Small-subunit ribosomal RNA, central domain from Goniomonas sp. ATCC 50108, 522 nucleotides, folded computationally.
Context: one part of a larger RNA
RNA sequence: UUGCAGUUAAAAAGCUCGUAGUCGAAUCUUGGGGUCGGGCAGGCUGUCGGCCUAGUGUCGGAUGGUCAACUCGGCUCUUUCUUUCUGGGGACUGCGUCACCUUUAACUAGGGGGCGUAUGGACGCAGAUCGUUUACUUUGAAAAAAUUAGAGUGUUCAAAGCAAGCCAUCGCUUGAAUACAUUAGCAUGGAAUAAUGGAAUAGGACUGCGGUUCUAUUUUGUUGGUUUCUAGGACCGAAGUAAUGAUUAAUAGGGACAGUUGGGGCCGUUUAUAUUCCGUUGUCAGAGGUGAAAUUCUUGGAUUUACGGAAGAUAAACUUCUGCGAAAGCAUUCGGCAAGGAUGUUUUCAUUGAUCAAGAACGAAAGUUAGGGGAUCGAAGACGAUCAGAUACCGUCGUAGUCUUAACCAUAAACUAUGCCGACUAGGGAUCAGCAGACGUUGUUUUACGACUCUGUUGGCACCUUGUGAGAAAUCAAAGUUUUUGGGUUCCGGGGGAAGUAUGGUCGCAAGGCUGAAACUU
Numbered sequence: 001u002u003g004c005a006g007u008u009a010a011a012a013a014g015c016u017c018g019u020a021g022u023c024g025a026a027u028c029u030u031g032g033g034g035u036c037g038g039g040c041a042g043g044c045u046g047u048c049g050g051c052c053u054a055g056u057g058u059c060g061g062a063u064g065g066u067c068a069a070c071u072c073g074g075c076u077c078u079u080u081c082u083u084u085c086u087g088g089g090g091a092c093u094g095c096g097u098c099a100c101c102u103u104u105a106a107c108u109a110g111g112g113g114g115c116g117u118a119u120g121g122a123c124g125c126a127g128a129u130c131g132u133u134u135a136c137u138u139u140g141a142a143a144a145a146a147u148u149a150g151a152g153u154g155u156u157c158a159a160a161g162c163a164a165g166c167c168a169u170c171g172c173u174u175g176a177a178u179a180c181a182u183u184a185g186c187a188u189g190g191a192a193u194a195a196u197g198g199a200a201u202a203g204g205a206c207u208g209c210g211g212u213u214c215u216a217u218u219u220u221g222u223u224g225g226u227u228u229c230u231a232g233g234a235c236c237g238a239a240g241u242a243a244u245g246a247u248u249a250a251u252a253g254g255g256a257c258a259g260u261u262g263g264g265g266c267c268g269u270u271u272a273u274a275u276u277c278c279g280u281u282g283u284c285a286g287a288g289g290u291g292a293a294a295u296u297c298u299u300g301g302a303u304u305u306a307c308g309g310a311a312g313a314u315a316a317a318c319u320u321c322u323g324c325g326a327a328a329g330c331a332u333u334c335g336g337c338a339a340g341g342a343u344g345u346u347u348u349c350a351u352u353g354a355u356c357a358a359g360a361a362c363g364a365a366a367g368u369u370a371g372g373g374g375a376u377c378g379a380a381g382a383c384g385a386u387c388a389g390a391u392a393c394c395g396u397c398g399u400a401g402u403c404u405u406a407a408c409c410a411u412a413a414a415c416u417a418u419g420c421c422g423a424c425u426a427g428g429g430a431u432c433a434g435c436a437g438a439c440g441u442u443g444u445u446u447u448a449c450g451a452c453u454c455u456g457u458u459g460g461c462a463c464c465u466u467g468u469g470a471g472a473a474a475u476c477a478a479a480g481u482u483u484u485u486g487g488g489u490u491c492c493g494g495g496g497g498a499a500g501u502a503u504g505g506u507c508g509c510a511a512g513g514c515u516g517a518a519a520c521u522u
Stems, first nucleotide, its partner, number of pairs: 004493001006491001007474002012490001014362001016360002021355003025248002031078009042067007049059003084128004089123001092120001093118006100111003133195003136190002139187002148179002152162002164173003205241003209237004214232003252352001253349003257344002260341002265337004271315002275311006282304001286297002323330002367408006377401001381397004419489003423481002426465003431460008440452004469476002495522003504515004
């Protein structure tokens, strides 16, 4: 691994990117015909044999012929090459010739034999030359015995052992099998499946030429020299031959383009009310707050009314089982900047992809550092209540903080407690975005084009019904397609505690984060 789980029982990294790794669309020779050989069982038909009820009966044994079917293999044709040659063997085959034997009227016919020849030649040998490379699988060799499985064998049985048996007179006859032996390596048949390579600036293949250059075995009676021919390297040139050479365009992916779409992001701009405070103003005895009170404020005019101003925060109603974003998250107006998705497309590239150790970006709130700002709320703290007690809940104050800039931190019930990509399996009506179509309604007054209505379609956020299906159930169109178990890939869990502790490492200013036990206990 075969073969477990991961919504809620232990468990999917907060989210995205990403290298190694793992996995990865379809496509290139199939099909048909002919022929030969082998095998199994069968039909028809001979010959021989057995049995009897003597029937054109029946049986199965041996041996022939033939037929079609099935199966295995060889050769060959259909556009279809098995690397190409050299050497010497060569069973055979064809042709020519020479005799011989038998035969014939006849070199007529047959036979074996010798020599020559062939563009023949099964088969095997040697040498050269090349050849896409592997995985996989078949067979074989090899793989120490003992062990294991297993054959034979009366250790008296058995576990064992490798013995033993026969005639009993010398002696003779057998055993001591066989299997398994996985990875790697060697040899071998196959060529499906999976990789891999080739010709795109042709520096491509093949054929025959023409040059340049190098080498020198033979033969020219011998030796030496030079040159040529010839043979073999290397390089160059111009030709010819060819169906000359680029697979589709994946309901894979990327890119371009078009009109859109969104509370996606950043920067600036702008608005709104509320709160608190301040100034001015009117009135006068209370106001706050609570279950009830009190702390608290108040003739130095509180609370409240009106008018103005300032500050910092926030963005109500509209606000939805709606939108956008990788997640965290995102809602006043306008403008700018770059980005994104979906849709459309008879556009383009052509495998560019999926998931991902290491590594990286972002990451609510709280917290940390240094500035700014400090309206509100408000950990800590103070006080008033409540209470048996209250160092809490309620109330009045209130520091840090809450806001912002620059840097850290990297965690949350970061939850859909549900990894990502791909396929299939079921019905429905809504909705958001795009597109296509349609009698229609409306706008503006007819077209363009908006807004409605209807139909279809692609992609979203969800929902309803049902259960073929799944599940321990709750429930779930995924949590289905799982003992009828394998689509690809990553992470992670193995009783409860001790414990996310100790220790070590690493990151951090710190707080702490990441990694992460055991003893012991139950």
RNAcentral holds the full RNA, with entries from ENA and SILVA.
Its mean pLDDT, the model's own confidence on a scale to 100, is 80.
Rfam family: Eukaryotic small subunit ribosomal RNA. A reference for the family is Yusupov et al. (2001), "Crystal structure of the ribosome at 5.5 A resolution", Science. Its family is annotated with structural constituent of ribosome and ribosome in the Gene Ontology.